[in-house]
RNA sequence: GCCCAUGUAGCUCAGUUGGUAGAGCAAUACUUUCGUAAAGUAUAGGCCGUCAGUUCGAAUCUGACCUUGGGCU
Numbered sequence: 001g002c003c004c005a006u007g008u009a010g011c012u013c014a015g016u017u018g019g020u021a022g023a024g025c026a027a028u029a030c031u032u033u034c035g036u037a038a039a040g041u042a043u044a045g046g047c048c049g050u051c052a053g054u055u056c057g058a059a060u061c062u063g064a065c066c067u068u069g070g071g072c073u
Base pairs, nucleotide, nucleotide: 001072002071003070004069005068007066010025011024012023013022019056027043028042029041030040031039049065050064051063052062053061
């Protein structure tokens, strides 16, 4: 330099053909217990890497750039 993949909640990841995003763990509160742990219930937490474009509408399609990983030379 070229090619491929990856980027979504604090962490690990879903999101199948475009219609205002979910799970597990973690966190907080409550219940339970003499108390702790465990268990149960509830709550909070994300303008989906950045900037543009297409569209009535983009996490999803297109382009450029950036991050991380891999391959070729």
The RNA shown here (transfer RNA) has 73 nucleotides and comes from a Patescibacteria group bacterium. The RNAcentral record of the sequence draws on ENA. Taxonomically the source falls in Bacteria candidate phyla (Bacteria). Rfam family: tRNA. The family's RNA type in Rfam is transfer RNA. The coordinates come from a structure-prediction model, not an experiment, and the mean pLDDT is 80.